[in-house]
About this RNA:
Predicted 3D model of RNase P RNA and transfer RNA as a complex of 473 nucleotides. It holds a member of the Rfam family "Bacterial RNase P class A". Model confidence (mean pLDDT): 79 of 100.

RNA sequence: GCGGAGGGCUGGAUGGCCGCGGGCGGGGCAACCCGUCCGAGGAAAGUCCGGACUCCCUGAAGCAACGGUGCCGGGUAACGCCCGGGCGGAGCAAUCCGACGGAAAGCGCCACAGAAAUGAAACCGCCACCGGGCCGGUCGGGCAACCGAUACCGCCGGCGGUAAGGGUGAAACGGUGGUGUAAGAGACCACCGCGGGACUGGCAACAGGACCGGCACGGCAAGCCCCACCGGGAGCAACGCCAAAUAGGGACCUCGCGUGCCUGUCACAGGGUCGCUUCAGCCCGAGAGGUCCGGGUUGGCAGCUGGAGCCUGCGAGCAAUCGCCGGCCUAGAGGAAUGGUCAUCCAGAGGGUUUCGGCCCUUGGACAGAAUCCGGCUUACAGGCCCUCCGCGCAU
RNA sequence: GCCGCCUUAGCUCAGUUGGUUAGAGCGCUGGAUUGUGGAUCCAGAGGUCCCCCGUUCAAGCCGGGGAGGCGGUACCA
Numbered sequence: 001g002c003g004g005a006g007g008g009c010u011g012g013a014u015g016g017c018c019g020c021g022g023g024c025g026g027g028g029c030a031a032c033c034c035g036u037c038c039g040a041g042g043a044a045a046g047u048c049c050g051g052a053c054u055c056c057c058u059g060a061a062g063c064a065a066c067g068g069u070g071c072c073g074g075g076u077a078a079c080g081c082c083c084g085g086g087c088g089g090a091g092c093a094a095u096c097c098g099a100c101g102g103a104a105a106g107c108g109c110c111a112c113a114g115a116a117a118u119g120a121a122a123c124c125g126c127c128a129c130c131g132g133g134c135c136g137g138u139c140g141g142g143c144a145a146c147c148g149a150u151a152c153c154g155c156c157g158g159c160g161g162u163a164a165g166g167g168u169g170a171a172a173c174g175g176u177g178g179u180g181u182a183a184g185a186g187a188c189c190a191c192c193g194c195g196g197g198a199c200u201g202g203c204a205a206c207a208g209g210a211c212c213g214g215c216a217c218g219g220c221a222a223g224c225c226c227c228a229c230c231g232g233g234a235g236c237a238a239c240g241c242c243a244a245a246u247a248g249g250g251a252c253c254u255c256g257c258g259u260g261c262c263u264g265u266c267a268c269a270g271g272g273u274c275g276c277u278u279c280a281g282c283c284c285g286a287g288a289g290g291u292c293c294g295g296g297u298u299g300g301c302a303g304c305u306g307g308a309g310c311c312u313g314c315g316a317g318c319a320a321u322c323g324c325c326g327g328c329c330u331a332g333a334g335g336a337a338u339g340g341u342c343a344u345c346c347a348g349a350g351g352g353u354u355u356c357g358g359c360c361c362u363u364g365g366a367c368a369g370a371a372u373c374c375g376g377c378u379u380a381c382a383g384g385c386c387c388u389c390c391g392c393g394c395a396u
Numbered sequence: 397g398c399c400g401c402c403u404u405a406g407c408u409c410a411g412u413u414g415g416u417u418a419g420a421g422c423g424c425u426g427g428a429u430u431g432u433g434g435a436u437c438c439a440g441a442g443g444u445c446c447c448c449c450g451u452u453c454a455a456g457c458c459g460g461g462g463a464g465g466c467g468g469u470a471c472c473a
Base pairs, nucleotide, nucleotide: 001392002391003390004389005388006387007386008385009384010383012345013344014343015342016341017340018339020039021038022037023036024035025034026033027032041367045378046377048376049375050374051373052372053235054234055233056232058280059279060278061277062276063275066231067230068229069228070227071085072084073083074082075081086100087098088097089096090095101226102225106224107223108220109219110218123166124165125162126161127160129158130157131156132155135154136153137152138149139148140147141146174192175191176190177189178188179187193215194213195212196211199208200207201206240301241300242299249293250292251291252290253289254288255287258268259267260266261264270284271283272282273281295472296471297470309328310327311326313324314323315322316321346365348363349362350361351360352359353358397469398468399467400466401465402464403463406422407421408420409419415453424440425439426438427437428436446462447461448460449459450458
């Protein structure tokens, strides 16, 4: 210098004028006015996870159903997030990516093609044996037509062996080389792969591995399922209070109304109450509960912003993160404020000019906007700045 | 704001244990019939299965992310 990898920050600045929301102070009977301070984001977004908070469900234990998570360890209020590590994959490397438990628990599926698709099979091929001479060659005889023979090379038929080779497929019951055989084959041998594995290292995932087994074990669990762990439901339009107004109405559904006497604040049965069971508790004595239609209002207060908060420093830790000291207060609206305009400047883009220092003109700053609040993830984002690392080239 | 659902031909919709040409009705185009039109009959065209990534031999269908659209939801008695 070129190319690349990872991480962080920023994403207009200043001033004038007009305007909006809120807090505080002052004036005014009030409406309102004046002053002062504060007033969007890294994603406020998607609403995909996890919580706080509030209400609903009677409590506990077990079981079942449903949903979720899924290598190991750590962090955290918690998580499907983050950090570190392992394993697998990509890259020369920095580094990046991975829904990464179990397919020898069971069920299911594997189209087409192919002989065969999972307790494998035999289409072509290869090979042994048996049969056929009214199949060819060959052999023997004969001048020849022809006759005879079947040892050999083939051919046809039968019964078997085999899984080397061919071919199909996404996938074919280990691979390569040799021994062996009628041909072959883990049938046997060496190496590789696979399975088991004493022992060693590590908290663990896992790694190494003496030795043993001739090979048995295809893929799919983002199909059912198994294993381990986690999870009650609804959501600030939750929820609490005040005020105003109306027809304190109607329809339907579910479960109930038992027995005894001494007539009770009784007893015993029964019923209801978390999906089921058990235990405990509570309720029911004639009503209890629910759904829908119809009616009224469109006001106020609170929840509502000081919090798993932000900044600096020190300490622990590889890191995520945690602890301590000190400092700071940083939107709180409620149909919803945070805006508009002018000037100058700063990047950036285009054009003109040049004495290459510059000067002039035009244009011009992305994605997007709080709505109960936090921790994450994901998605969108013009441009600018900084740090660390890798590869190649050149110079020393 | 919060919650739920949907997206397949121009329109309305089917499409199950994933399986090799993705269908139906209406509409559209051409032809037949008719003096002409409609109706009827015959034939045909028309698809980014909303988009992207993944799982799988194979995805409209299974999983994740994104986009667009629709619906519900206030309080009082």